């Protein structure tokens, strides 16, 4: 860093996919070790069981037992005291401590977190400091406890005692402190502060050790002195905390308004503390498009991932806040709590229960059930840190260290190393040579990690304490005491006998998992046969899959390896860094204006924004960098950067701002001119339609492709005259004016809007844009009420059709017209928002103005405003745009963000309705799209060819027969081939034969190697048997001295063999388009590119033939020529062909001598080339038209078939890959089939007659063939034929007779003297054999058939027609086919049209290419979703009712110790409490109506997928009605 995927290619837009990183992860397979890390994301579900918050006897009071010792006393069981146990246990009272620490993330959209201020509006326990100030006198409880009760129990009551660091609104003192005044300083501030002075208020607890100097007793203790700890008032710090404020913190507007303590004031309440925190009264305020309230969803941050960054996700683990503890309320205590393991009351749930009534709350650590795809031991220990309490020892501590389990993740390590083969064996793959696997292995030679074992064996420790010493402090004191100072010795270890080290045997214990068509790195075989099955996209699988499954090899990572899910990167696919809107999604129809946003030019000053310097902050960890520590890493310590942010505060002033003060260029105003379908109203006017009346006339009008409804004899169409009405304004009319847009058009007259020019003169930035909002807004369409001529949705009828709810025609309402109102919507388009600047031209037009010219108009030059076209730069993905921007550039506003679902549902606002506006999801798809390419197509267009149509001539389709085909039988009718079909087949009785019965061999019918046996094989005979072939028998090798060679046959083995499949795996070979004029390529040039140029054009040809123009030049493969027959000459040669002359013969026949002329033979050349004239044409290519020529425009005709196209055809000529077959799918044989026959087609053959048939006489090719052939003459047969056997191996002999013709005769219109099918009989001929299945002949027989419906073929001259000859194939068999001659015509105006084709242009949703592509309804299956009577839950919001605990108030007649009072007392009484009571307020709960979400729902609407269902044809070509 990009790739893949829309297409026949291309560019471009655009989704979708990939490759990258990452995880509190799970899943699948695999798993050897260590180390740091981590582990309920789900059910804030429920929770056994243990453990998690206690301490302190140095604050108090009381105070055991067991058990030792030991006295007494004994009935020997015991009882009973001393003393130890022990001032211990446990249990109370105090006091600290439980508000840390641990755990979750439901709630929370919030001053809840972050930042950064403030607090002049506060609070802080424990701690430190002030050598701060004090600790003084006294009272009254009470608990434990004893005693009676109550209860199943938890518990509890009633009565009595005591203590204290408990408790006293007892009492002293009272510095400091707090309140008030009062006075000094101060500040931004509502005050702060204070050396001052006056007044009021408020304190306390002792307890431990020690001494004996003073003082009491006088022994040593004490009231005392001393240390320490405490405890009370201050006062300062630290540390933690309330409590406010600036800024910042997700979505939804299909949530738009919210609000009654609300918003503020005053008083007064409350608080540690401002505050409506509460209350009463006063006022109406307060929030909101800078997004209020409402819904939804979430705990925030440090960070954490990922990213080049900005960004986007995300908040496990650690680390800060924050909130929660079952589920709602409330307070208490207290420095702090509304308190996780405190309390009280509701509630829902689980246990207990003697039913009366009680106990709980693991989101502490383990664990445990349930939930999930998923998350761990009911471990050690307080050794270290750290924390509570304590003077300490110490106790506690599931915080925590630390062990266990999980490859859940990071690092680290090992499974060996080295040598070892032109290379073992297995396995694979093969072209069968070989390759691979692979130095891999084995084999030797090492080495020792880790695991294993044997032995040492730590660091983490250092405190506290306690022992010694030394110092210091109290103290009169060298004593004694006391230390928080120093040194120095002891004591402590859960991990763990672990790490660590050494030693010891020994390559032994230890590799997978995923990929392998592309992206993406890695190919073969098998098997399987759209099947199994794969896949992230793109696809892959239908008999040769590198893509499925399996092997072999190969690629990757490696104790891991894919999958799955998630996040971010690619993705500039939300674009701030960075996107777009004429055609791809995207300019709102349009204007006016609100808020916003944006703003000329010059001066001052200002310091919000902006810069730029200091300071303060920016927690630690993280991340960077440097170094250190574990053997290295991960992992951890240190130290530095860093923390791109705030905040303060100096400074700078260029540029934004806000402020002043000035300008005229933007904008605006007057005054002069000008054009105009701008709007509104109210008037007029002719032409046409149609209606009426009257005329005037008579049979049709109308209307279409054709018609037909219709309309007309009751008088129309036509004409002419007259009148009614409503509607629209030819001509002028113009890419001509107006106008914002919609739109506007006869004239006339009133009323108005805007706009343009020239110039003065005026105000000064007054400006642009505009969300919201308000108006305008075509057509239809709606509401009322006119109007209605014409036209015309619906509707009627008549045509058209397969059908026609349409296209076409005849009617025809509504609606189109007018008024007022709705509606607000178009392809409301230039598919292009508005506005200001700039940035070559050139050329039409409209309106003004200026110049110049002229007598004057017009022309022309310059300019200003509009509206067109070209076109430079430059933009565009092309196309296209281009001063009228889509260019260059700023300012506002709208709008996009794959396609389908869908402009659809809901829900909302608007509508009288029809609607409109806004506008989703589920689901589904791997596109869908723009532009422009080259084709193919078009019921698009030009131009041009061809027997393509026309003009002719003859046929085919009708008969009968031959022959193919289907099809149908059939044992089998072998087989391909369907644009085929007298085609492969140039010749099926057997054979051929590939088919069927049947019978036979199995190394085989025919081939090679090898091994082994043999001496023969054949041939001959014999059985059997249809053959083949079995079985027997007989007979039996050849060369060579030998070794050994050849032949042969027989076994076995390797292999043969298959007309079996696969022409869609091939090679050849063919057919076609098409003998049609066409198809490339090189370099160049043009285009981002596919591609184009060239190859288009203007002519011309048969032709991309040629000339000519030309960004093309040139070339190749076609075309033409060159080749072959043919016409015509000439030369050569002259037999077998020829015969003029000459001569001889005859049967009259080149027969013979002979000639070398002729004809012909075959060789060779000549001849034609638009060469010559004329015309036309550009003078050119080239046509026309003449001459001359045997032959004129390629002379006729043949061979010759471009680059391709149909997976065309052929595996059954041949060749071949692969598969399938081996006693058979091979082979031999015999018989049979291919020849069947109701039919359907194609080609043909013969007719159907008189231009003919019969019969008789005559005549004239030409190109084949013949030694297994062809056969002659002569004889016989009516004849086919037979016999014969001359001659030829061929210009010799035969085959051979041509035939139509032409001379004559007959037949006369007829199913015949046409026609010959067809049958019957009798022959010949081939041939082993003609029954099925052959040709021919003869006699007899004499079908259909009298010119062929729709439709269809052929043929442009020596051609059709018609005649007849030969060949190839073959024994035999021709109506086919190839081929020769002979007689020998018609027609072509012309190219409109049917059909093929070429070039060019043109549209296109086609590219499998029109035999395309595609819509929609139905029917069938799945799926989501909307709507619904209605049901069900969640959330809420108003009203009521309800009213638990607690807090406050009020009361408090009941109780009631301190204090006052009173009293000799007892009391009494007051203050003050306290039970109750009452009220405020309030949770749960109940009622009753709303809202808003969900899910369920008969039925029902659409939409969506879905190889081969229906019906039709609606779109793409002019798509057949643009």
């Nucleotide at each position: 860093a990009g790739a893949g995927u829309u297409u026949g290619a291309u560019c471009c837009u655009g989704g979708c996919u990939c490759a990258g990183a990452a995880c509190g992860a799970a899943c699948g397979c695999u798993g050897g070790c260590g180390g740091c890390g981590u582990g309920c994301c789900u059910a804030a579900c429920a929770c056994a069981u243990g453990c998690a918050a206690g301490u302190c006897g140095a604050a108090c009071g009381a105070g055991a037992a067991a058990c030792c010792u030991u006295g007494u006393c004994u009935u020997c069981g015991g009882a009973u005291g001393a003393g130890g146990g022990a001032g211990u246990a446990a249990a109370g009272u105090g006091g600290c401590g439980c508000a840390c620490g641990g755990g979750u993330g439901a709630g929370u959209a919030a001053c809840g977190c972050g930042u950064g201020a403030g607090u002049a509006a506060c609070c802080u326990a424990c701690c430190u400091c002030c050598g701060c100030u004090g600790u003084u006198c006294g009272g009254g409880a009470u608990a434990a406890c004893g005693u009676c009760g109550g209860g199943a129990a938890a518990c509890u009551g009633g009565c009595g005692c005591u203590a204290a660091u408990a408790c006293c609104a007892g009492a002293a003192u009272g510095a400091a402190g707090u309140c008030u005044c009062c006075g000094g300083c101060u500040g931004c501030a509502g005050g702060g502060u204070u050396u001052g002075g006056a007044g009021a208020c408020c304190a306390a607890a002792g307890c431990a050790g020690g001494c004996c100097u003073c003082u009491a007793c006088a022994u040593g203790u004490a009231a005392g002195c001393u240390u320490g700890c405490g405890c009370a008032g201050g006062g300062a710090g630290a540390u933690g905390g309330g409590c406010u404020c600036g800024c910042g913190u997700c979505c939804c507007a299909u949530u738009a308004g919210c609000u009654a303590g609300u918003u503020g004031g005053u008083a007064g309440g409350g608080u540690a503390a401002a505050a409506g925190c509460c209350u009463a009264c006063c006022a109406a305020g307060g929030c909101g498009a800078c997004g209020a309230u409402g819904g939804g969803u979430a705990g925030c941050c440090g960070g954490g991932c990922u990213g080049a960054g900005a960004g986007g996700c995300u908040g496990u683990c650690c680390g800060g806040c924050c909130a929660c503890a079952c589920u709602g309320g409330a307070a208490c205590u207290g420095a702090a709590a509304c308190a996780c393991g405190g309390u009280c009351c509701a509630g829902a749930c689980u246990c207990c229960u003697a039913c009366g009534g009680g106990a709980g709350g693991c989101a502490g650590c383990a664990g445990u059930g349930a939930g999930g795809a998923a998350u761990u031991u009911u471990g050690c220990g307080c050794a270290a840190u750290g924390g509570a309490c304590g003077a300490a020892a110490g106790u506690c501590u599931g915080a925590c260290g630390c062990a266990g389990c999980g490859a859940c993740g990071c690092c680290g390590c090992g499974u060996g190393g080295g040598c070892g083969a032109c290379g073992a064996a297995g396995c694979u793959c093969u072209u069968u040579g070989g390759a691979g696997u692979g130095u891999a292995a084995a084999g030797c030679c090492c080495u020792g990690u880790c695991a294993g074992g044997u032995g040492g064996g730590a660091c983490g420790a250092a405190u506290c304490c306690g022992g010694a010493g030394g110092g210091a402090g109290u103290g009169a004191a060298u004593a004694a005491c006391u230390c928080g100072c120093c040194u120095u010795c002891g004591c402590u270890g859960a991990c763990g006998g672990u790490a660590c080290c050494a030693c010891c045997a020994g390559a032994g214990g230890a590799a997978g998992c995923c990929c392998c068509g592309g992206c993406u790195a890695a190919c073969u075989c098998c098997g399987u046969g759209c099947c199994a099955g794969c896949a992230g996209c793109c696809g892959c699988g239908g008999u040769a899959a590198u893509a499925c499954g399996g092997a072999g090899g190969g690629g990757g990572c490696g104790a891991g390896c894919g999958u799955u899910g998630u996040u971010c990167g690619g993705a500039a696919u939300c674009a701030c860094u960075g996107g777009g809107u004429g055609u791809a999604a995207a300019g709102g129809g349009u204007g006016c204006g609100u808020a916003g946003g944006c703003g000329g030019u010059c001066c001052g000053a200002u310091a919000a924004g902006u810069c730029u310097g200091a300071u303060g902050u920016g927690a630690a960890a993280g991340c960077c960098c440097u170094g250190g520590g574990c053997u290295c890493a991960a992992c951890u310590c240190a130290g530095g950067a860093a923390c791109u942010g705030c905040a303060u505060u100096g400074g700078a002033a260029a540029c934004u701002g806000a402020c002043g003060g000035a300008c005229u260029g933007g904008a605006g105003u007057a005054c002069c001119g000008g054009a105009g379908a701008g709007g509104g109203a109210a008037g007029c006017g002719g032409a046409a339609u149609u209606c009426c009346u009257g005329g005037u006339g008579u049979a049709g009008c109308g209307g279409u492709g054709a018609a037909a409804u219709g309309c007309g004899u009751a008088g129309a169409u036509a004409c002419c005259a007259g009148g009614a009405g409503g509607a629209a304004c030819a001509c002028c009319g113009g890419u001509g004016g107006c106008g914002a847009a919609g739109g506007c058009g006869g004239u006339u007259u009133c009323c108005u809007g805007g706009c343009c020019g020239a110039g003065u003169a005026c105000u000064g930035a007054c400006g642009c844009u505009g969300a919201g909002g308000c108006a305008c807004g075509a057509a239809a369409g709606c509401g009322u009420g006119g109007g209605g001529a014409g036209c015309g949705a619906a509707c009627g009828g008549g045509a058209u059709u397969a059908g026609a709810u349409a296209c076409c025609c005849c009617g025809g309402u509504a609606g189109u017209c007018c008024a007022c109102g709705c509606u607000g919507u178009a392809a409301a388009c230039g598919a292009u928002g508005g506005g200001u600047g700039c940035u070559a031209g050139g050329u039409g037009u409209u309106g003004g103005a200026g110049g110049u010219a002229u007598c004057g108009a017009c022309c022309c030059c310059u300019u200003c405003a509009g509206u067109g076209c070209c076109g430079u730069a430059g933009c565009u993905a092309a196309c296209g745009c281009u001063u009228u921007a889509a260019g260059c550039a700023c300012c506002c506003c709208a709008c996009c963000u794959g396609g389908g679902g869908a402009g659809u549902a809901c829900g909302u606002u608007c509508g009288c309705a029809a609607g409109a506006a806004u506008g989703a999801a589920a689901c589904u798809c791997a596109a869908a799209g723009g532009a422009a390419u080259u084709g193919a197509c078009g019921g698009g267009g030009g131009c041009c060819c061809g027997c393509a149509c026309a003009a002719g001539c003859g046929g085919u389709g009708g008969a009968g027969c031959a022959u193919g085909u289907g099809g149908u039988u059939u044992a089998a009718u072998u087989c391909g081939a369907c644009g085929a079909c007298g085609c492969g087949a140039a010749g099926a009785a057997c054979c051929u034969u590939a088919c069927c019965u049947g019978g036979g061999c199995u190394u085989g019918a025919a081939c090679u190697g090898g091994a082994g046996a043999g001496g023969a094989c054949a041939g001959c005979c014999u059985g059997u048997g249809a053959a083949a072939g079995c079985a027997g028998g007989u007979c039996u090798c050849c060369c060579g001295c030998a070794a050994g060679g050849g032949u042969c046959u027989c076994u076995c083995u390797a292999g043969a063999g298959g007309u079996g499949c696969u022409g869609c795996a091939u090679g050849g070979c063919u057919g076609u388009c098409g003998u049609c004029a066409g198809c490339u390529c090189g370099u160049g040039u043009c285009g981002u590119g596919a591609g184009a140029u060239g190859u288009u054009g203007g002519g011309u040809u048969a032709a991309g033939u040629c000339c000519c123009g030309u960004a093309a030049c040139g070339a190749g493969c076609g075309c033409a020529a060159c080749c072959c027959c043919u016409a015509u000459c000439c030369u050569u040669a002259g037999u077998u062909g020829c015969c003029a002359g000459c001569g001889g013969g005859c049967a009259a026949u080149g027969c013979c001598g002979g000639g070398a002329a002729c004809u012909c033979u075959a060789a060779g050349g000549a001849a034609a080339c638009c060469g010559c004239c004329g015309g036309u044409g550009a003078u050119a290519a080239a046509c026309c038209g003449g001459a001359g020529g045997a032959a004129g425009g390629u002379g006729g005709g043949g061979a010759u078939g471009a680059c391709g196209u149909c997976a065309a055809g052929u595996c059954c000529u041949c060749a071949u890959g692969g598969c399938c077959u081996u006693u058979a799918u091979g082979u031999c044989c015999a018989g049979g089939g291919c020849c069947a026959c109701a039919c359907a087609c194609g080609u043909g053959c013969u007719a159907c007659a008189a231009u003919g048939g019969a019969c008789g006489g005559u005549a004239c090719a030409a190109a084949g063939g013949g030694u297994u052939g062809c056969u002659a003459a002569g004889c016989c047969g009516c004849a086919a034929g037979g016999u014969g056997g001359a001659g030829c191996u061929a210009a010799u002999c035969c085959c051979a007779a041509a035939a139509a013709g032409c001379c004559g005769u007959u037949c006369u219109c007829a199913g015949u003297u046409c026609g010959g099918a067809u049958u019957g009989g009798g022959g010949g001929c081939u041939g082993c054999a003609a029954c099925u299945c052959g040709c021919c002949c003869c006699c007899a027989u004499g079908a259909a058939g009298g010119u062929g419906g729709a439709a269809u073929c052929g043929c442009u001259a020596g051609u059709a027609a018609u005649c007849g000859c030969g060949g190839a194939u073959c024994a035999g068999c021709a109506u086919g086919c190839c081929g020769c001659g002979g007689u020998g015509a018609a027609u072509a105006c012309g190219u409109u049209c049917c059909c093929g084709g070429g070039c060019c242009u043109u549209g296109u949703a086609c590219a499998c290419a029109c035999c395309g592509c595609c819509c929609g309804u139905c029917a069938c299956a799945c799926c989501a979703c909307g709507a619904a009577a209605g049901u069900u839950g969640a959330u809420u919001g108003u009203a009521c009712u309800a009213g638990a605990a607690a807090c406050c108030g009020c009361u408090g007649a009941g109780c009631u110790a301190a204090c006052c009072g009173u009293u000799c007392a007892c009391u009494c009484g007051g203050a003050g409490g306290c039970a109750g009571g009452c009220g405020u307020c309030u949770a749960a709960g109940g009622u009753a109506u709303g809202a808003u979400c969900a899910g369920c729902g008969a039925u029902u609407g659409g939409g969506g997928u879905g190889a081969a269902g229906u019906c039709g044809a609606a779109a793409c070509a002019a798509g057949g009605u643009a």
Predicted 3D model of a 1522-nucleotide RNA (small-subunit ribosomal RNA) from a metagenome. Rfam family: Bacterial small subunit ribosomal RNA. Model confidence (mean pLDDT): 84 of 100. RNAcentral holds the sequence, with entries from SILVA.